[in-house]
Large-subunit ribosomal RNA, domain II from a Candidatus Saccharimonadota bacterium, 675 nucleotides, folded computationally. The RNAcentral record of the full RNA draws on ENA. Its Rfam family is "Bacterial large subunit ribosomal RNA". Rfam links the family to the GO terms structural constituent of ribosome and ribosome. The organism belongs to Candidatus Saccharimonadota, within Bacteria. The prediction has a mean pLDDT of 85.
Context: one part of a larger RNA
RNA sequence: GCCAACGAGUUAUGGUAUGUAGCGAGGUUAAGGUGCUGGAGCACUGGAGCCGUAGAGAAAUCGAGUCUGAAAGGGCGAAAGUUGCAUGCUGUAGACCCGAAACCGGGUGAUCUAUCCAUGUCCAGGUUGAAGUAACUGUAAUAGGUUAUGGAGGACCGAACUUAUAUCUGUUGAAAAAGGUUAGGAUGAGGUGUGGAUAGGGGUGAAAUUCCAAUCGAACUCGGAUAUAGCUGGUUCUCCUCGAAAUAGCUUUAGGGCUAGCCUCGUAGUAAGAUACCUGGGGGUAGAGCACUGAAUGUUCUAGGGGCCUUCACCGGUUACCGAAAACUAUCAAACUCCGAAUACCAGAGUAUCAUCUACGGGAGUCAGACUAUGUGAGAUAAGUUUCAUAGUCGAAAGGGAAACAGCCCAGACCGUCAGCUAAGGUCCCAAAAUAUAGGUUAAGUGGAAAAGGAUGUGGGGUUGCACAGACAGCUAGGAUGUUGGCUUAGAAGCAGCCAUUCAUUCAAAGAGUGCGUAAUAGCUCACUAGUCGAGUGACCCUGCGCCGAAGAUAAACGGGGCUAAAACCUAUUACCGAAGCUACGGAUACUUAAUGUAUGGUAGAGGAGCGUCGUAUACGGGUUGAAGCAGUACUGUAAGGUAUUGUGGACUUUAUACGAGAGAGAAUGUUGGC
Numbered sequence: 001g002c003c004a005a006c007g008a009g010u011u012a013u014g015g016u017a018u019g020u021a022g023c024g025a026g027g028u029u030a031a032g033g034u035g036c037u038g039g040a041g042c043a044c045u046g047g048a049g050c051c052g053u054a055g056a057g058a059a060a061u062c063g064a065g066u067c068u069g070a071a072a073g074g075g076c077g078a079a080a081g082u083u084g085c086a087u088g089c090u091g092u093a094g095a096c097c098c099g100a101a102a103c104c105g106g107g108u109g110a111u112c113u114a115u116c117c118a119u120g121u122c123c124a125g126g127u128u129g130a131a132g133u134a135a136c137u138g139u140a141a142u143a144g145g146u147u148a149u150g151g152a153g154g155a156c157c158g159a160a161c162u163u164a165u166a167u168c169u170g171u172u173g174a175a176a177a178a179g180g181u182u183a184g185g186a187u188g189a190g191g192u193g194u195g196g197a198u199a200g201g202g203g204u205g206a207a208a209u210u211c212c213a214a215u216c217g218a219a220c221u222c223g224g225a226u227a228u229a230g231c232u233g234g235u236u237c238u239c240c241u242c243g244a245a246a247u248a249g250c251u252u253u254a255g256g257g258c259u260a261g262c263c264u265c266g267u268a269g270u271a272a273g274a275u276a277c278c279u280g281g282g283g284g285u286a287g288a289g290c291a292c293u294g295a296a297u298g299u300u301c302u303a304g305g306g307g308c309c310u311u312c313a314c315c316g317g318u319u320a321c322c323g324a325a326a327a328c329u330a331u332c333a334a335a336c337u338c339c340g341a342a343u344a345c346c347a348g349a350g351u352a353u354c355a356u357c358u359a360c361g362g363g364a365g366u367c368a369g370a371c372u373a374u375g376u377g378a379g380a381u382a383a384g385u386u387u388c389a390u391a392g393u394c395g396a397a398a399g400g401g402a403a404a405c406a407g408c409c410c411a412g413a414c415c416g417u418c419a420g421c422u423a424a425g426g427u428c429c430c431a432a433a434a435u436a437u438a439g440g441u442u443a444a445g446u447g448g449a450a451a452a453g454g455a456u457g458u459g460g461g462g463u464u465g466c467a468c469a470g471a472c473a474g475c476u477a478g479g480a481u482g483u484u485g486g487c488u489u490a491g492a493a494g495c496a497g498c499c500a501u502u503c504a505u506u507c508a509a510a511g512a513g514u515g516c517g518u519a520a521u522a523g524c525u526c527a528c529u530a531g532u533c534g535a536g537u538g539a540c541c542c543u544g545c546g547c548c549g550a551a552g553a554u555a556a557a558c559g560g561g562g563c564u565a566a567a568a569c570c571u572a573u574u575a576c577c578g579a580a581g582c583u584a585c586g587g588a589u590a591c592u593u594a595a596u597g598u599a600u601g602g603u604a605g606a607g608g609a610g611c612g613u614c615g616u617a618u619a620c621g622g623g624u625u626g627a628a629g630c631a632g633u634a635c636u637g638u639a640a641g642g643u644a645u646u647g648u649g650g651a652c653u654u655u656a657u658a659c660g661a662g663a664g665a666g667a668a669u670g671u672u673g674g675c
Stems, first nucleotide, its partner, number of pairs: 001675006011093013026051003032045005055062002065076004096234002099231001103224006114198009123188001125157003128153001132149006161185003166181004200216001202212002209218001237610006247260005261366002263363007273354005278348004287339001288337002293333003298328003304322002306319004369394007377386002399410003414587004419583003425577003428561003434574001436573006447563001453548002457545010474532005480505003485499003511526001515524002588600004611664001613661007621653002629648008
């Protein structure tokens, strides 16, 4: 991992509701007793007790009333119950099942290990050479020295022994801590054998929460015990009807609960209900505005203040300073409003369309919501962010489209059909349907990602110059003189810089000069003019589609192929394809009409109807001419399922009705067995 078997709302006793049966102003027996019996059974007896038949009040008390109150009024009352059985839910019990970590009580453990006690035992070999002692030397005598002797030490090196430093191997190991190499101690606070002591709110500890039998921040074992678990997981056949919530309030409450909201079933009322039209309401939002409250632009005017002048002081003058108020002007506001919608909301009569609605009672589930659009707040006018409101979808919704894609677009699946029509979206091929039609645009593969900004891309519209008295562009020619204007300067001559009534002359025209250039001149050129040429040529605005801006980690920014008078974009038109939508035909179930019409997606959940298993009672049957079980095949029912037959098997068993349950497995890191 697979297969098989086992595996979870039960039972007792109270309450309550519904259904059903009996009796009914009454209903009912409990324990016990008697008899009978195949019986843990049945019948009879037993009226104790319980519920009901009257309530109100604290009570006296009164009574279909009573209490309160001066009264009015108000509160609670005045309509049948009761006993079984069945079912739903609920209280008490383990109470649907499995699951803690823990807590408490009684015991068992020191054969592991910690410390201690008693008694034994073990430590190859080598080295060093303390004290002491002897001899000699030495001293006045000591001291001291030398040589021997001697054999001390938590001394040295190093086996056994013991420990465990580093590293390798091992890591489903040879081993639930080892093996290899290496290393520390190795006469000591040494190692070790045997026997004994200390016990769990405890012991022991050269102290690490260390050890106390592979278990230690409190051992193990049995018991309280099915501890408790607002938590996680699991909870077994079928079909039919309806069908939620993820909100409010409160909560030592926030992933739990209670009440309400929303769902379902029943009873009653009835038509109260919903939408549209109409009528009547209140409002202070969007917008707008500046009349208030604040914010805030400029100008005028000016009270006041500052500077300067004047003055002994007062007075006075002045000002490119500041500036209240006022006037004009341009603005802003969730906590501003002189104004002010659309919607929404409330109420009402009628009409139209629909079929809801209300009350009471039984049963729930829900209290983590998600995205999209719109209106706000928070945030950074960030987030697949967060908090509200309104709507939709998902949640609990399959089908078609968006390549793929809960929340987007279309559309709500009762079943069947090799029938038809459409929606969104599409119609060259992949791939169903137009290589459709008409008119434009785009050249960028734009389409098929992006901004500020940039550009003789190109289409459309407009405004305005110049132009056959010849424009624009090109070519030919001129572009001069006073003068090198004056100043400045080494120089300054159109062209470093400064100045200027930048004049005047000759001209078809020519600046006291538009650039390049020189040290300064020179030189080239432009403005301007003539000729040549011969028809359009400049500037600007609005707008459609394009271009650049555009760098990322595998190709990867149309789903792909591929597409350019498109298979791109814009406008218009026709046809077709396209879904579980709609239609057609057949069928099922529920509700319903005079007439045949409507409905049937569904999680949590409520309600209804059934299938199957085992057993009991009663009845009818089957079976060695082959029961049950097992395996195959065929048929059949809307499903759970059922039937027949063949093989195997070798002795039990079906069906109908009623009753009763250890009554249905795929999931629980389920349990046991097998492979």